[in-house]
């Protein structure tokens, strides 16, 4: 300078008027049987979408059912160790791959069993021989191989030497595998010795083994107010409590439960919201997630669902248009190119919008900055 | 806002246990017919909603988007 590899941030600023939505106080009147609700031309004062708010994919708060209980099934996770309120999340480190790298990606078990592995091939896994190779009878047979060849995605460790009639772990060296000891580590696992010629192909996002975790439904959960209603027909060998047994607690003939039909369109308020697993900053403990301490801050809260819009100035990107410089065309006039410079400037400023809250993961993003790192090349 | 289910040619729509996508309407050709229908023969047309992964191999197994459908509450 090029080319790349990980993380973080920020995603339009001010202003000025119109407007919309919520809260405090104040005043007014109205809707409704009522709880309660509303301000139109009504005063003051204050708050208003995100890094993903998205999908709703995982955890967890809350709430109800037995502050949740045994067994069996059923699900979900899968290297080790830590973090956390959990998790399938994150951080460290191990091991295999892929990459010169920085640095991405995968992870339990196949010598418990079952069961698959199409077509081709002798054989797809208790075993077997298509062609070849060697040997004996002989011209078609018996035997011996598994070096070579050939199917095939995959063929019974690989590479060389020795041995044989012709080969083979048959034998030996290395490399690869399994076992055994003791050492390092919390561990995953590393690294040393010694030992077996090697029995164990490949799939668990195939049933399944082994370890851990999991009770259920969800804010239309539930909680209180009010009005109304004796209240339609069948059905239950009863509900809570999801599949299934047990066990618990209610009820014991209904203001229970299921089905059908009616009637209405959500009666009202709390759950609702920044006092929290909070935010911001400083120390401090750890390699880091992450904890812990000390100081400041208090941030939409609507229910069919508010954030818009229009002016002026800056910022970015910019169709296109002028204009220097420089090269090339041309006898000139012009003209044509340029990852060089100036100006002026149409129009544009992504992905998206809270709906009980939070922690995460995934996907969607115009364009901008900043930090560590590697790799080439040049220069001193 | 919650739950719960599909997605295969223009249309419907199969595919046993992972093995290379039937079938029928449609269209289009030709015969038959004086023409058309109806009939026969033959033909055309799917990367299985996208995108990855897992396996020799994927419509089917797994993940992650996208589209479309169902259901729900008072009275009680």
């Nucleotide at each position: 300078g090029g080319a790349g590899u990980g993380a973080a941030u920020c995603g339009g600023g001010c202003g000025g008027c119109c407007g919309c939505u919520c809260c405090c106080a104040g005043c007014g009147g109205g809707g409704g049987c009522a709880a309660c609700c509303c301000g139109u031309u009504u005063u003051g004062g204050g708050a208003g979408a995100g890094g993903a708010a998205a999908g709703u994919c995982c955890g967890g708060g809350c709430u109800c059912c037995a502050u949740a209980g045994g067994g069996c099934a059923g699900g979900a996770u899968g290297g080790c160790u830590g973090c956390u309120a959990a998790c399938g999340g994150c951080a460290g480190c191990g091991c295999a791959a892929g990459g010169c790298g920085a640095c991405u990606u995968g992870c339990g078990g196949a010598a418990a069993g079952u069961g698959g592995c199409a077509c081709a091939g002798a054989a797809a896994a208790c075993a077997u021989a298509c062609c070849g190779c060697c040997c004996c009878u002989u011209u078609a047979g018996g035997g011996g191989u598994a070096a070579g060849g050939g199917u095939g995605a995959a063929a019974u460790g690989g590479c060389g030497g020795g041995g044989u009639a012709a080969g083979a772990g048959c034998c030996c060296a290395c490399c690869g595998g399994c076992g055994c000891g003791g050492g390092a580590g919390u561990g995953a696992u590393c690294g040393c010795g010694c030992g077996c010629g090697c029995a164990u192909g490949c799939c668990a996002a195939a049933c399944c083994c082994c370890a851990u975790c999991c009770g259920g439904a969800g804010c239309a959960a539930g909680a209180c107010c009010a009005a109304a209603u004796a209240g339609g027909a069948g059905g239950a060998u009863g509900a809570g409590c999801u599949g299934c047994c047990c066990g618990c607690u209610c009820a014991u003939g209904a203001u229970u439960c299921c089905u059908c039909g009616g009637g209405u369109a959500c009666g009202g308020u709390c759950g609702c919201u920044u006092u929290g697993a909070u935010c911001c900053g400083g120390c401090g403990g750890g390699c880091a997630a992450u904890c812990g301490c000390c100081g400041g801050g208090c941030u939409a809260g609507a229910g069919g669902a508010a954030u818009g819009g229009c002016c002026g100035c800056c910022g970015c990107c910019g169709c296109g248009c002028c204009u220097u410089c420089g090269g090339c065309c041309u006898a000139a006039c012009g003209g044509c190119c340029g990852c060089a410079g100036g100006g002026c400037a149409a129009g544009g400023c992504a992905c998206a919008g809270g709906a009980c809250c939070c922690g995460g993961c995934u996907u969607a993003u115009a364009g901008a900055u900043u930090c560590a790192c590697u790799c080439c090349g040049g220069c001193a | 806002u919650g739950a719960g289910g599909a997605g295969u040619g223009g249309c419907c729509a199969a595919a046993u246990u992972g093995g290379u996508a039937a079938g029928g309407c449609a269209c289009c050709u030709g015969a038959c017919u004086c023409u058309g229908g109806a009939u026969c023969a033959g033909g055309c047309g799917a990367u299985u909603g996208c995108a990855g992964g897992u396996u020799c191999g994927a419509g089917u197994c797994c993940u992650g988007c996208c589209u479309c459908c169902u259901c729900a509450g008072c009275c009680a």
Overview
Two RNAs folded together computationally: RNase P RNA and transfer RNA, 456 nucleotides in total. It holds a member of the Rfam family "Bacterial RNase P class A". By type it is a ribozyme. Its family is annotated with ribonuclease P activity, tRNA processing and dimeric ribonuclease P complex in the Gene Ontology.